[in-house]
RNA sequence: GCCCUCAUGGCUCAGGGGUAGAGCGUCGCACUCGUACUUCGAGUACAUGCGAAGGUCCGUCGUUCAAAUCGGCGUGAGGGCA
Numbered sequence: 001g002c003c004c005u006c007a008u009g010g011c012u013c014a015g016g017g018g019u020a021g022a023g024c025g026u027c028g029c030a031c032u033c034g035u036a037c038u039u040c041g042a043g044u045a046c047a048u049g050c051g052a053a054g055g056u057c058c059g060u061c062g063u064u065c066a067a068a069u070c071g072g073c074g075u076g077a078g079g080g081c082a
Base pairs, nucleotide, nucleotide: 001081002080003079004078005077006076007075010024011023012022013021018065026052027051028050029049030048034046035045036044037043038042058074059073060072061071062070
């Protein structure tokens, strides 16, 4: 220098033209059953159940009625060739 892949909530990722999602994490409520602790009253914690907040999808320009999604350029990360 050229080529390829990747960039989406705090983290790991899905979604590849038509309302941005999941798991984990965070917060709130419940807490029948379970586990642990206890002052033995039940309570507390965890687990569990339900709910909520949190991302204008790396930037910009373009295509389109409509772009996270397609195209150009750029930035960052990883890889390949010389």